This is a predicted structure of a 267-nucleotide RNA (Bacterial large signal recognition particle RNA) from a Candidatus Aminicenantales bacterium. Its Rfam family is "Bacterial large signal recognition particle RNA". Rfam describes the family as follows. The signal recognition particle (SRP) is a universally conserved ribonucleoprotein involved in the co-translational targeting of proteins to membranes. It is annotated as a non-coding RNA gene. The gene name in the source record is ffs. Of the family's consensus pairs, 88% are formed in the model.
[in-house]
RNA sequence: CCGUGCUAGACGGGGAGCUAGCGGUGCCCUGUAACCCACAACCCGCUCCAGUGGGGUCGAAAGCCGCGUCGAGGCCGGACGCUCUCUGGUCAGUGUCCGGGCAGGUGAUGUUGAGGGUCGGGGCCCUGCGCAAGGAGCCACCGGCGAACCCCGCCAGGACCGGAAGGUAGCAACGGUAGCCGGGCGGCCUUCUGUGCGACAGUCAGCCUUGCCUGAGUCGUCUAUCCGGAAAACGCGGGGAAAGAACGGUCGGAGCCGGCGGCACGG
Repeated sequence: CCGUGCUAGACGGGGAGCUAGCGGUGCCCUGUAACCCACAACCCGCUCCAGUGGGGUCGAAAGCCGCGUCGAGGCCGGACGCUCUCUGGUCAGUGUCCGGGCAGGUGAUGUUGAGGGUCGGGGCCCUGCGCAAGGAGCCACCGGCGAACCCCGCCAGGACCGGAAGGUAGCAACGGUAGCCGGGCGGCCUUCUGUGCGACAGUCAGCCUUGCCUGAGUCGUCUAUCCGGAAAACGCGGGGAAAGAACGGUCGGAGCCGGCGGCACGG
C1' cells in the first nucleotide's frame, strides 16, 4: 500500500423562545448521503459524556479537532428623522381675529361751521298715569231645557176627617225658581296687551335735532409698520405609541484552509 472482518463514532447544524440547565416536539435560517417508528407545550426525555427506547445504514469514512478564514441568518441596544396622539399657552416665528398709535394713498364731508362743551331747549326711546281699542272672564238681559218625589204657587181628579156645612194634606197639568246650555247690541265690573292717543308726570343712560360759546377738522377704506390683547390652525416646549434606521454588541449555519484518525487476519 491492497483485500477481508470488526470496533469507537456518525446518520445534520444553527438562532430566538421555553428551562435551574441540556436536548427534543412547534417557529425561523441554512444544508443534505444526512433514514424509519413511538413520546411531547396548563409539554416530553434527561443531568454536564445532559433527549429516551426500538429498527436500519455508513464505518475508519458519511469520523474527530482548529482563539484559521469567510460569513447566510437570528437576538439585544440604539443617535436620529418621519407619522400618530396627549398636554402647555407665547415661547424663534407664520397665519387669523379685536382694540389703539403713527406714516402714506384714496373717497366723502366741513368757515353755507368739522369736532368739542360739568351749558340750555325740543323730539325719539324707556317708566308711570289717564283715556281709547282689541281679547278673555263676570254680571244684567233674551231664548231653550228644566226638579217623577226629597223646590215654590195654584192645585182638576182622587184620598183623609165630618151627619152636613165645611176643612186638611197633596200627585199630574199650568205658572215660576235653583241649575244647565246657547246668545249677548249693554256695563261707574275684573284682567291682559309687540295696539293707538296725550297742552300729564318722571328720566338724561343712549340716539337725533336745535340755540349759545369755541373755531378746523371729522368719518370710511387700502397699504406698510408699531403697541396691547384673544384664540390655539401651524410652529415651539414637555410626555407617550408604532414602524424605520446610521452605528455598536452578541450567537452563528454552509463553504474554503490546515491537522488527527483504532483492532485482528491474509498478501